RNA sequence: GCCGAGGUAGCUCAGCUGGUAGAGCAACGCACUCGUAACGCGUAGGUCGUGGGUUCAAAUCCCAUCCUCGGCU
Repeated sequence: GCCGAGGUAGCUCAGCUGGUAGAGCAACGCACUCGUAACGCGUAGGUCGUGGGUUCAAAUCCCAUCCUCGGCU
């Protein structure tokens, strides 16, 4: 330099044939317990890597760019 995959909650990842952004774990609260843990119920947490474009509407489509991983040279 070229090709491919990926970047979404604190972590691991869904959602990518456009229509209000989710799960598990973690955190916090409540309940339970002699007490802790586990189990149960609930709460909070997101400029969807960044910047533009298309559209009534973009995590999703298009362009540019940054970063990570793999392959080729």